A computed fold for a 72-nucleotide RNA from a Nanobdellati archaeon, annotated as transfer RNA.
RNA sequence: GCCCGGGUAGCUCAGCGGUGGAGCGUCUGCCUGUUAAGCGGAAGGUCCAAGGUUCGAAUCCUUGCUCGGGCG
Numbered sequence: 001g002c003c004c005g006g007g008u009a010g011c012u013c014a015g016c017g018g019u020g021g022a023g024c025g026u027c028u029g030c031c032u033g034u035u036a037a038g039c040g041g042a043a044g045g046u047c048c049a050a051g052g053u054u055c056g057a058a059u060c061c062u063u064g065c066u067c068g069g070g071c072g
Stems, first nucleotide, its partner, number of pairs: 001071007010024004018055001026042005048064005
């Protein structure tokens, strides 16, 4: 230099055009003599950035940033 993949909740990740989810974690209720475990509930994300396409974009296109891998 060229090519490919990733960037979504505190962490690990799903979501493949129609107002963003799971597990774990956190908070809280029940249970228990207490804790843990178990069961229920809640909070938490301008979806890496800027443009474009579209009635509508996390999702498609372009450029950039960043992480990982391959080739030279």
Rfam family: tRNA. The RNAcentral record of the sequence draws on ENA.